[in-house]
């Protein structure tokens, strides 16, 4: 980097360094930011994998529950919203729902 599977309307800082940008990319919106952005450190959140214990299923195994926090991840706004398609609604604009695409994270594979 590519593929597969699962999840993505919950949760988490008035700390230190730092200095102008940031919200993935493109388009259109809408926001955050010197009452200090990014980044780093610390702190915290969660529990995908690992670990431990228990239960169920006729074994190696699988599923579920609980604990822990070793490997990751995360800590403005639903993945900030829309972008393609379908359905409903409307004269239309709009609005709502669903699916896809794109993306993020984890685990596995090449």
């Nucleotide at each position: 980097u590519u593929c597969u599977u699962a999840u993505c309307c919950a949760g988490a800082g008035a700390g230190g360094u730092g200095g102008a940008g940031g919200g993935a990319a493109c388009u259109g919106g809408c926001c955050c930011a010197a009452u200090g952005a990014a980044a780093c450190c610390c702190a915290g959140c969660a529990a995908c994998c690992a670990u431990u214990a228990g239960a169920u299923a006729u074994u190696a195994u699988a599923u579920c529950u609980a604990a822990c926090a070793g490997g990751u991840g995360c800590u403005a706004a639903u993945u900030c919203c829309a972008g393609c398609a379908a359905u409903g609604u409307u004269c239309a604009a709009u609005c709502a729902u669903u699916g896809c695409a794109a993306g993020a994270u984890a685990a596995g594979a090449a």

This is a predicted structure of a 110-nucleotide RNA (SAM riboswitch aptamer (S box leader)) from Tenuibacillus multivorans. It was read from a public genome assembly, where an Rfam model found it. The source organism's lineage runs through Bacteria, Bacillota, Bacilli, Bacillaceae and Tenuibacillus. The model forms 97% of the base pairs in the Rfam consensus.